[in-house]
Context: one part of a larger RNA
RNA sequence: CUCUUGCUAAGGAACUCGGCAAAAGGGCCCCGUAACUUCGGGAUAAGGGGCGCCCGGGGUGUGUAGGGACUUGCUCCUGAAGCAUCUGCGGGCCGCAGCGUAGCAUCUCUGGCGACUGUUUACCAAAAACCUAGGUCUCUGCUAAGGGGAGAACCCGAUGUAUAGAGACUGACGCCUGCCCAGUGCCGGAAGGUUAACGAGAGGGGUUAUUCACCUUCGGGUGGAGAAGCUCUGAACCGAAGCCCCGGUGAACGGCGGCCGUAACUCUAACGGUCCUAAGGUAGCGAAAUCCCUUGUCGGGUAAGUUCCGACCCGCAUGAAUGGCGGAACGACUGGAGAACUGUCUCAGCAGGAGACUCG
Numbered sequence: 001c002u003c004u005u006g007c008u009a010a011g012g013a014a015c016u017c018g019g020c021a022a023a024a025g026g027g028c029c030c031c032g033u034a035a036c037u038u039c040g041g042g043a044u045a046a047g048g049g050g051c052g053c054c055c056g057g058g059g060u061g062u063g064u065a066g067g068g069a070c071u072u073g074c075u076c077c078u079g080a081a082g083c084a085u086c087u088g089c090g091g092g093c094c095g096c097a098g099c100g101u102a103g104c105a106u107c108u109c110u111g112g113c114g115a116c117u118g119u120u121u122a123c124c125a126a127a128a129a130c131c132u133a134g135g136u137c138u139c140u141g142c143u144a145a146g147g148g149g150a151g152a153a154c155c156c157g158a159u160g161u162a163u164a165g166a167g168a169c170u171g172a173c174g175c176c177u178g179c180c181c182a183g184u185g186c187c188g189g190a191a192g193g194u195u196a197a198c199g200a201g202a203g204g205g206g207u208u209a210u211u212c213a214c215c216u217u218c219g220g221g222u223g224g225a226g227a228a229g230c231u232c233u234g235a236a237c238c239g240a241a242g243c244c245c246c247g248g249u250g251a252a253c254g255g256c257g258g259c260c261g262u263a264a265c266u267c268u269a270a271c272g273g274u275c276c277u278a279a280g281g282u283a284g285c286g287a288a289a290u291c292c293c294u295u296g297u298c299g300g301g302u303a304a305g306u307u308c309c310g311a312c313c314c315g316c317a318u319g320a321a322u323g324g325c326g327g328a329a330c331g332a333c334u335g336g337a338g339a340a341c342u343g344u345c346u347c348a349g350c351a352g353g354a355g356a357c358u359c360g
Base pairs, nucleotide, nucleotide: 001355002354003353004352005351006350007349008348010346011345014344019341027051028050029049030048031047036041038172052093053092054091055090056089057087058086059085060084061083062082066078067077068076069075070073094098106339107338108337109336110335111334112333113331114330118130119129134170135169136168137167138166139165140164146156147155148154173326174325175324176323178256179255180254183253184252185249186248187247188246189245192244193243194242199237203233204232205231206230207229210225211224212223213222214221215220257275258274259273260272261271284318285315296312297311298310299309300308
């Protein structure tokens, strides 16, 4: 010096991102216990007092002697003593200390988030993430919808049947959940437009039996037209869903404006004008897990506070089941403050153990 353990004057968080770590607290009995609350809780809230040993008193149980009763019994009732046990009563004794060891909640105030118990990244994350009861929407009438399987059999759903099952979102509870259906999705509609295969087959191309013209060494050659058949192709017409179209639908995906002016100080604008939109953000909340400017401004707390709490509202870029706002209880969650306590620190010291060092 490293690890580990114990103690420490005075101070007591000045340490530090942060009281991390340590210290403190701790049992039982009695007293006492606030805000708030879903009346269950909160609560072991908080905060106090007692605790050993000896003697005595008292209660209870058992019950000897004694006494009593009769049905004379190994009877019953009562009951000194003894024993057992309880004690919140009285007195006394000792120590610094009596739950004399170990073990065994620190507490309070105030925010955020999530209702709660629970679950999770086996091996860096336990949480505000996931789940959850509760809420809502959609699908599904049974060979259900949905799912597994190869578009199979078959199986799950379910030996269930809409108070059931499946999918999605939200997430106890309380008060609530505004406007927009133009776009996208979904649902409904079927008049019109568009539209596939199939059907239909006008017409066109190829081939050439035949025929015509020209040339000919009469063997033939070249060119044109061209029926039927075969073959390649093919317009009109017919033709469903879908799409276009017409409606509905937001606890479907989602969205929820700008400029200018105006009141007898000033400021501001209840009011007016104008442009655009499908509609222009309602209630509530708001510098917030959301605020760039920003350490906004004011108030509180501190001697001093970029954090914190309460307000304000100019919301860069809140907002209502992608839920909004509250909210008792709960949390190894997270922010702020305080009490107690301490070697966290001022600032370091001493001691025990194991290493480090030397030899082997």
The prediction has a mean pLDDT of 88. A computed fold for a 360-nucleotide part of an RNA from a marine metagenome, annotated as large-subunit ribosomal RNA, domain IV. Its Rfam family is "Bacterial large subunit ribosomal RNA". Its family is annotated with ribosome and structural constituent of ribosome in the Gene Ontology.